Predicted 3D model of a 474-nucleotide part of an RNA (small-subunit ribosomal RNA, 5' domain) from Trachelomonas zorensis. The prediction has a mean pLDDT of 85. The organism belongs to Trachelomonas, within Eukaryota. RNAcentral holds the full RNA, with entries from ENA, Greengenes and SILVA.
Context: one part of a larger RNA
RNA sequence: GGAUGAACGCUGGCGGUAUGCUUAACACAUGCAAGUCUAAUGGUUAUUUUGACCAGUGGCGGACGGGUGAGUAAUAUGUAAGAAUCUGCGUUUAGGUGAGGGAUAACAAGCGGAAACGCUUGAUAAUACCUCAUAGUGCUAUUAAGUUAAAGAUUUUUCGCCUAAACAUGAGCUUGCAUCUGAUUAGCUUGUUGGUGAGGUAAUGGCUCACCAAGGCUUUGAUCAGUAGUUGAUUUGAGAGGGUGAUCAACCACACUGGGACUGAGAUACGGAACAGACUUCUACGGAAGGCAGCAGUGGGGAAUAUUGCACAAUGAGCGAAAAGCUUGAUGCAGCAAUACCGCGUGGAGGAUGAAGGUUUUAGGAUUGUAAACUCCUUUUCUUAAGGAAGAAUAGUUGACGGUACUUAAGGAAUAAGCAUGGGCUAAUUCCGUGCCAGCAGCCGCGGUAAUACGGGACAUGCAAGCGUUAUCC
Repeated sequence: GGAUGAACGCUGGCGGUAUGCUUAACACAUGCAAGUCUAAUGGUUAUUUUGACCAGUGGCGGACGGGUGAGUAAUAUGUAAGAAUCUGCGUUUAGGUGAGGGAUAACAAGCGGAAACGCUUGAUAAUACCUCAUAGUGCUAUUAAGUUAAAGAUUUUUCGCCUAAACAUGAGCUUGCAUCUGAUUAGCUUGUUGGUGAGGUAAUGGCUCACCAAGGCUUUGAUCAGUAGUUGAUUUGAGAGGGUGAUCAACCACACUGGGACUGAGAUACGGAACAGACUUCUACGGAAGGCAGCAGUGGGGAAUAUUGCACAAUGAGCGAAAAGCUUGAUGCAGCAAUACCGCGUGGAGGAUGAAGGUUUUAGGAUUGUAAACUCCUUUUCUUAAGGAAGAAUAGUUGACGGUACUUAAGGAAUAAGCAUGGGCUAAUUCCGUGCCAGCAGCCGCGGUAAUACGGGACAUGCAAGCGUUAUCC
């Protein structure tokens, strides 16, 4: 000198664009953040064209989107390759969609419980469940053979369902290389290293097991310990290199703590379930309920970080045959903060009797200073009033932002300047006060009676809606 998610002190006019718990992955009151479909289905109700309704059965989605960085030094990430895999929805192609059955919720009746919720009996439906049939280019085997499927709805058009193949998308797996510090950590390892066989998985594999062999890693740093999410990037630098990993984007990990599973195409699942633990709440003491590292917000910690806002109008997502539509604290906006960057303004021209006042003085003067007053002008900004968007994709309707941006008119210089420094480094000097005191200070150092270094005044210098200090990095 540059930089910052900064903080502190003094000061503070406006706009645009960004950014805003770096600390306690501390604890959380309250509200909202994931629903949707009646063209799957029984029911209730009103009209009998057709609607409406609540909970339930059923389907799809709650594995996305959003948050955080605790853990992790390699089951991560980056990059380059690979083979032994799966893939809901989507696209394309080929073929099929026949026959039947038994339940169950909602509901009704009865009962238990403080509650949460539960039990018994009786009915009932389906695209819920099951059986039979059929079947290739599927699967198992590779000769024969064996074996696995489906669901209907709407009411005239479609949408679905099943099987197989291919594509797309997404995901799992393997390998090479790269990937912080410490030797005051030198040896580590027994499913350990490899083989055979088996099990398991969507799939390879000690992934697991039985048997066999005794291997495998290591001073090119194993093991152990500490620290840490990684990258694109960002910052500094002429570069090489160094630092950082906020926002934005990609990947990973986590969801009160711990381990284990179910469902599903996909989870070992933030706002799903069961168990154990800590904590909190309710309780009729028998038992129940909860999980903000979602958005706001509260307490706490801290030098320090915002509103319990508006809207689904746009973009995107879920559901829906298509839509209409519903939902969406994603998102779009508004609010707060000079936190940062950029832009604008706080007036312009003239104006000497160089006014008054201040400061200083050698008492003549010098300086503040064209500065002011005064004259003329302008209106960025400001106030008031009038008009008023684009963003909307449409035949029409539909805008949270917002009566916002912007435009026009009127008014009046009106509403708007500070901060630090002035001994040298370092641009800018004098007077008074103080008297090694009070104090200053980044370094050198200043102050003990004439202090350009302390405190105040005048003046000057630098930057400017900021200025200075502190912290950290180059």